[in-house]
The part of an RNA shown here (small-subunit ribosomal RNA, central domain) has 350 nucleotides and comes from a Verrucomicrobiales bacterium. The coordinates come from a structure-prediction model, not an experiment, and the mean pLDDT is 89.
Context: one part of a larger RNA
RNA sequence: CUGGGCGUAAAGGGAGCGUAGGCGGCGCGGAAAGUCAGGUGUGAAAUCCCGGGGCUCAACCCCGGAACUGCACCCGAUACUCCCGCGCUAGAGAACCGGAGGGGAGUCUGGAAUUCACGGUGUAGCAGUGAAAUGCGUAGAUAUCGUGAGGAACACUAGUGGCGAAGGCGAGACUCUGGACGGUUUCUGACGCUGAGGCUCGAAGGCCGGGGGAGCGAACAGGAUUAGAUACCCUGGUAGUCCCGGCAGUAAACGGUGCACGCUUGGUGUGGGCGGGUUGGACCCCGUCCGUGCCGGAGCUAACGCGUUAAGCGUGCCGCCUGGGGAGUACGAUCGCAAGAUUAAAACUC
Numbered sequence: 001c002u003g004g005g006c007g008u009a010a011a012g013g014g015a016g017c018g019u020a021g022g023c024g025g026c027g028c029g030g031a032a033a034g035u036c037a038g039g040u041g042u043g044a045a046a047u048c049c050c051g052g053g054g055c056u057c058a059a060c061c062c063c064g065g066a067a068c069u070g071c072a073c074c075c076g077a078u079a080c081u082c083c084c085g086c087g088c089u090a091g092a093g094a095a096c097c098g099g100a101g102g103g104g105a106g107u108c109u110g111g112a113a114u115u116c117a118c119g120g121u122g123u124a125g126c127a128g129u130g131a132a133a134u135g136c137g138u139a140g141a142u143a144u145c146g147u148g149a150g151g152a153a154c155a156c157u158a159g160u161g162g163c164g165a166a167g168g169c170g171a172g173a174c175u176c177u178g179g180a181c182g183g184u185u186u187c188u189g190a191c192g193c194u195g196a197g198g199c200u201c202g203a204a205g206g207c208c209g210g211g212g213g214a215g216c217g218a219a220c221a222g223g224a225u226u227a228g229a230u231a232c233c234c235u236g237g238u239a240g241u242c243c244c245g246g247c248a249g250u251a252a253a254c255g256g257u258g259c260a261c262g263c264u265u266g267g268u269g270u271g272g273g274c275g276g277g278u279u280g281g282a283c284c285c286c287g288u289c290c291g292u293g294c295c296g297g298a299g300c301u302a303a304c305g306c307g308u309u310a311a312g313c314g315u316g317c318c319g320c321c322u323g324g325g326g327a328g329u330a331c332g333a334u335c336g337c338a339a340g341a342u343u344a345a346a347a348c349u350c
Base pairs, nucleotide, nucleotide: 004321005320006319007304008303012318014201015200016199017198021194022193023192025088026087027086028085029084030083033081034080035077036076038074039073040072041071042070049065050064051063052062053061054060091191092188093187094186095185096183097182098181103177104176105175106174107173108172109171110154115149116148117147118146119145120144121143125136126135162169163168206247207246208245209244210243211242215241216240220236221235222234223233258317259316260315261314262313263312266295267294268293269292270291271290272289273288274287275286276285277284299306300305323350324349325348332343333342334341335340
């Protein structure tokens, strides 16, 4: 350089924004760099190839031809790519109107429950398990009623339902705020796609400083179980879980399926919008756009399965794979307070 791949065999970056770069809609004109045709020059000789010849043949040698697929210049061609100019609206974006949503941030509020404190009633148990024991309780527990404190989470609704780029988001109200979707026309006129580096976001757990601490609960202690039991079960319980500020940057970060666009039979359900069947609404039906499920056709696939939400048919761009172990390790480097993260081998071995 060429080639084969990435749902489950090795392989999609956790996600987004975006720099360079790569790629880029329709029409007309220009130019002619890429591209293509012709010509000229050059491409030393030898070698290779073809024809002929000389050593008895051959190797070898000699003569001639072809070739040297290249480069430069000249003169042309203009379909495609690039460049320049003018124009267009189907891509993209904007305006206007509209409804949906646990999208995000902040402030405030609420009820149920657990726990605790105080008070009332009340008495011998409660709790726990396979069975127990540790534990709690006559200093009055459990149960029950009242009052109060405090923290965390928001039952039902709740749904292969909704929103978000992903992580993720679920009581209520208000304020601020992002995105998507639908509808009519209007506007800009290719402004686009992807995206190495980079930047930002990024569950849980962890770290630093400050607060908070009801329940739960690594560690830890005790009780059981057991041959043992550094476990599973039980009684406790510290970090943590919560809030504010900062760090960390990982995951079965999964649809194990990168993003964008175009094309390709269907059936059925569901969320949001619009239009119609209507006379207004409800309900139902039809059409249409966006999203989200299931089943299946062609096709694809090693099979499983995927199947207009493709793993089908194509295009553009990025990331990644190349036998198992050693190893996502060592060393080095960068980042981090640390834990560690990222990048990433080899010997050896099968």
The RNAcentral record of the full RNA draws on SILVA.